[in-house]
RNA sequence: AGUCCGCCAGGCGGUCGCGGCGACUCCGGUCGUCGAGGAAAGUCCGGACUCCGCAGGGCAGGGUGCUGGGUAACCCCCAGGCGGGGCGACCCGACGGACAGUGCAGCAGAGAGCAGACCGCCGAUGGCCCCCACGGGCACAGGCAAGGGUGAAACGGUGGUGUAAGAGACCACCAGCGUCCCGGGCGACCGGGGCGGCUCGGUAAACCCCACCCGGAGCAAGGCCGAACAGGGACAGGGUGGCCCGCCCGUCACGUCCCGGGUAGGCCGCAUGAGGCCGGCGGUGACGCCGGUCCCAGAUAGAUGACCGCCCCCGACAGAAUCCGGCUUACCGGCGGGCU
RNA sequence: GGGCCGUUAGCUCAAUUGGCAGAGCAAGGGACUCUUAAUCCCUAGGUUGGAGGUUCGAUUCCUCCACGGCUCACCA
Numbered sequence: 001a002g003u004c005c006g007c008c009a010g011g012c013g014g015u016c017g018c019g020g021c022g023a024c025u026c027c028g029g030u031c032g033u034c035g036a037g038g039a040a041a042g043u044c045c046g047g048a049c050u051c052c053g054c055a056g057g058g059c060a061g062g063g064u065g066c067u068g069g070g071u072a073a074c075c076c077c078c079a080g081g082c083g084g085g086g087c088g089a090c091c092c093g094a095c096g097g098a099c100a101g102u103g104c105a106g107c108a109g110a111g112a113g114c115a116g117a118c119c120g121c122c123g124a125u126g127g128c129c130c131c132c133a134c135g136g137g138c139a140c141a142g143g144c145a146a147g148g149g150u151g152a153a154a155c156g157g158u159g160g161u162g163u164a165a166g167a168g169a170c171c172a173c174c175a176g177c178g179u180c181c182c183g184g185g186c187g188a189c190c191g192g193g194g195c196g197g198c199u200c201g202g203u204a205a206a207c208c209c210c211a212c213c214c215g216g217a218g219c220a221a222g223g224c225c226g227a228a229c230a231g232g233g234a235c236a237g238g239g240u241g242g243c244c245c246g247c248c249c250g251u252c253a254c255g256u257c258c259c260g261g262g263u264a265g266g267c268c269g270c271a272u273g274a275g276g277c278c279g280g281c282g283g284u285g286a287c288g289c290c291g292g293u294c295c296c297a298g299a300u301a302g303a304u305g306a307c308c309g310c311c312c313c314c315g316a317c318a319g320a321a322u323c324c325g326g327c328u329u330a331c332c333g334g335c336g337g338g339c340u
Numbered sequence: 341g342g343g344c345c346g347u348u349a350g351c352u353c354a355a356u357u358g359g360c361a362g363a364g365c366a367a368g369g370g371a372c373u374c375u376u377a378a379u380c381c382c383u384a385g386g387u388u389g390g391a392g393g394u395u396c397g398a399u400u401c402c403u404c405c406a407c408g409g410c411u412c413a414c415c416a
Stems, first nucleotide, its partner, number of pairs: 001340008010311007018035007037317001041328002044326005049218004061214005066080005081095001082093004096209002101207002103203002118148002120144003125141002127138004156174006175199001177196008222268004231259005237254001238252005275294008312315001341415002343410005350365004359396001367383005389405005
């Protein structure tokens, strides 16, 4: 100078203040105890939990995608393989399949998918011309993918043989494809050898194929209690109507009681959990097992603040709202360790 | 708190097998007119919200961010 892993997130003391829980209380309070994060964030994945749906299986739709393992599960983590970057420690990778099928490749370019003759090379053979002839010329037919040029991409590379010029047409080596065998590895894959036609392109974060996984919604889920107003029913009394009185009937809902629905509101869900710390054991590791120990925020208008003193490296990003495991993003800085 | 959408010129919006980003209004210049308006012609204006990836090539496909909206008729 760099790279990887882990940790911290000003400290101590004092005064006042706020929220939860417990105890006491003369109901005014007092005392004790606890009180944000590594990301509480984005809501991007995966679960727990709750309700709804569901015989089983399939289709549709969505997700994941090298191999083996970890985990409750994962678009996570660990170890390994392969490819790429770096002098290196190390880092990055949506990393299955393009002979199952369909599609796409604008512009440029002669030609863009079992292709192609623009420039170029040749013109052996046929043709035309010159020449007595030998021979020479033209580039009409035709041959050529070696060179130029276009493009992201032009149907292997280098050297040689060969030819009129050329070409895997042939040969040697190399690269790559397919296939077979041997050895190593659980496997991805690696090492070696033989054979084959000589080359068989790209794109699946295009449709698709293959393998595996996935029911939907979300704590404003959901459960319990439950006023008031309105509604229904019962009852004796009361008001009123049936000319008057009594009985009886109807009606009003003034009174009492009951009912269902579940609004306002209250309670639960709601914090003991895939939990933290320490030690031991197994494992390369992620992680697992065992033992001990601790209780560690919990509201419903929502609590963490203010001031003073001292010290230092002068203090960033930011604050819970059902909970947990990850990923990603933001972040002044500092500490410890491994390695180049 | 949960859930769901959107972002393209100054404004309102288009853009499909991924293939040169366009329209209307607005702006500037010119023509017509005595002048203005209207009308006609021409012109400029774009990191397609930002960064990265797939691809020969991205407004479009994928990932991560930023901003805005759904105001109770998205959910009590």